RNA sequence: AGCCCCGUGGUGUAACGGUAACACGUUGGACUUUGGAUCCGAAGAUGGGGGUUCGAUUCCUCCCGGGGCUG
Numbered sequence: 001a002g003c004c005c006c007g008u009g010g011u012g013u014a015a016c017g018g019u020a021a022c023a024c025g026u027u028g029g030a031c032u033u034u035g036g037a038u039c040c041g042a043a044g045a046u047g048g049g050g051g052u053u054c055g056a057u058u059c060c061u062c063c064c065g066g067g068g069c070u071g
Base pairs, nucleotide, nucleotide: 001070002069003068004067005066006065007064010024011023012022013021018054026042027041028040029039030038047063048062049061050060051059
């Protein structure tokens, strides 16, 4: 330098082009002598720009970051 794959809450993963879901974690409360366990809530994410579309996590394009192959 060329090509391929990946990028979603703090972490690990989902999501026919149609309200971004689940688990763990965090946090408020209930329960408990305390802690743990259990139960009921809450906050928290689509790497960035542009395009297609009524509508984009999804499709196209460029860039950024990570990994791999070739030279």